[in-house]
Context: one part of a larger RNA
Molecule: small-subunit ribosomal RNA, central domain
Organism: uncultured bacterium
C1' cells in the first nucleotide's frame, strides 16, 4: 500500500530454452463479445445529501426530489480492441558468399620449469629468517654435468584485445561441432516479445566409486615469535588440488544495472566486415573503450552499450534486530539447499 520504488539506501531471480498465461507490425472487407449512444425494466423501505413542512428553536418527525456510479432487455453506431476471410514486407526466420574468434568436445603432439632416480665431477656446507632455530649432509649434500621417469600447468606473443547465456574460456596440430555479424535481396509471410510453473546449463569448496599424486597445500606436527600465540614467520606435511563418471546447486554467480522494442547532439580511440577512393583520408554495419549536449539523478555519477524518453512481460522490496533462523514440506548419499515465519525487542 502508492499516480511509490529495485547501480550504492530494502529490493533484479547465477545464465538459458520454453509450456500456461499477459502483450504485439501494415492495408482491406464482414462481424458487433468489448467499447460508445437512446429507450424501457428493475435497483424496497429506513439511512445520507438538497428543499418545502410540523413541534417556540434543535435533536426529532413528515412530504418531495437527488442518489443508488449496478444488472437485464432492446434499437443504433462501428473509429479502437477482438474475431472471421484476403493481401503485405519494414518485425522475424530461410538461403547464397565471404571472413572472425582462448566458444565447445574428443584424441594426438611440443619444450621449459619442478621433483625423483642413477650415473659423473666435487667437498663441508647447504637451507631458511627481521634474527635463529626445526629441516637436509662425510652412509658425501647443497652447487654442477649427462642420462631416464613423473604429475601438472602452458613464459613470451599479451591489448583498454577476442569468444561465449551465464559459470567461463589461452602452447600446438587433426577431427567434430556450435555462435554471431556482414554483402545480396532470393524464399517464407507476423511465423514476433516476455515467460508463473517446467526442464537445461551452473566457479571455488564438498560427497561417492575408481585411478593418479610432480607442485602447492586445510588438518596435523615440529621451530620461532610472544605475557600467552590453538595466528602471522620457518621447516616438514596428509586430505585436497589432476583424470573418468556419479552428485551437490552455491558465490561480492557484479556492470552490485532484468529481457526486448523504438526514440533522443556529438568527439576521440580500438576490434571484425562491407562500400568508394587512393600515398591522406571518407562513409556504413555489429561489437568494444573513453570523454561529454539534452536529459536525468539525494548525490557519486549515468549520458545511443542510459540510471534519458515512453511500451511490454517477468521476477522483487516495504524500519532494525530476532532471522535467512524456528517448524512443517520438497530435494541431497550426507554436507546442505530451496520454500520460510512468530514472540519478543529497540
Nucleotide at each position: 500500500u502508492u499516480g511509490g520504488g529495485u547501480u550504492u539506501a530494502a529490493a533484479g531471480g547465477g545464465u538459458g530454452c520454453g509450456u500456461a498465461g499477459g502483450u504485439g507490425g501494415c492495408c482491406u472487407a464482414u462481424u458487433a463479445a468489448g467499447u460508445c449512444a437512446g429507450u424501457g425494466g428493475u435497483g424496497a423501505a429506513a439511512u445520507u445529501u438538497u428543499u418545502c413542512g410540523g413541534c417556540u428553536c434543535a435533536a426529532c418527525c413528515g412530504g418531495a426530489a437527488c442518489a443508488u456510479u449496478g444488472c437485464c432487455a432492446u434499437u443504433g453506431a462501428a473509429a479502437c480492441u477482438g474475431a472471421u476471410a484476403g493481401g503485405c514486407u519494414u518485425g522475424a526466420g530461410u538461403g547464397u558468399a565471404a571472413a572472425u574468434g582462448a566458444g565447445g568436445u574428443a584424441a594426438g603432439c611440443g619444450g621449459a620449469a619442478u621433483g625423483c632416480g642413477u650415473g659423473g665431477u666435487g667437498u663441508a656446507g647447504c637451507g631458511g629468517u627481521g634474527a635463529a632455530a626445526u629441516g637436509c649432509a662425510u652412509a658425501g649434500a647443497u652447487a654442477u654435468c649427462a642420462c631416464g621417469c613423473a604429475g601438472a600447468a602452458c613464459u613470451c606473443c599479451a591489448a583498454u584485445u577476442g569468444c561465449g547465456a551465464a559459470g567461463g574460456c589461452a602452447g600446438c596440430u587433426u577431427a567434430c561441432u556450435a555462435a554471431g555479424c556482414u554483402a545480396c535481396a532470393a524464399c517464407u509471410g507476423a511465423c514476433a516479445c516476455u515467460g508463473a510453473g517446467g526442464c537445461a546449463c551452473g566457479a571455488a569448496a564438498g560427497c561417492g566409486u575408481g585411478g593418479g599424486u610432480a607442485u602447492c597445500a586445510a588438518a596435523c606436527a615440529g621451530g620461532a615469535u610472544u605475557a600467552g600465540a590453538u595466528a602471522c614467520c620457518c621447516u616438514g606435511g596428509u586430505a585436497g588440488u589432476c583424470c573418468a563418471c556419479g552428485c551437490a546447486g552455491u558465490a561480492a554467480a557484479c556492470g552490485a544495472u532484468g529481457a526486448u522494442u523504438a526514440c533522443u547532439a556529438g568527439a576521440u580511440g580500438u576490434u571484425u566486415g562491407c562500400g568508394a577512393u587512393a600515398u591522406a583520408c571518407c562513409g556504413u554495419a555489429a561489437g568494444u573503450a573513453u570523454c561529454a549536449c539534452a536529459g536525468c539523478g539525494a548525490a557519486a555519477g549515468c549520458g545511443u552499450u542510459a540510471a534519458g524518453u515512453a511500451a511490454u512481460c517477468c521476477a522483487c522490496c516495504u524500519g532494525g534486530g530476532g532471522a535467512g533462523u524456528a517448524c512443517g514440506c520438497c530435494g541431497g548419499c550426507a554436507a546442505c539447499g530451496g520454500u520460510g515465519a512468530a514472540a519478543c525487542u529497540c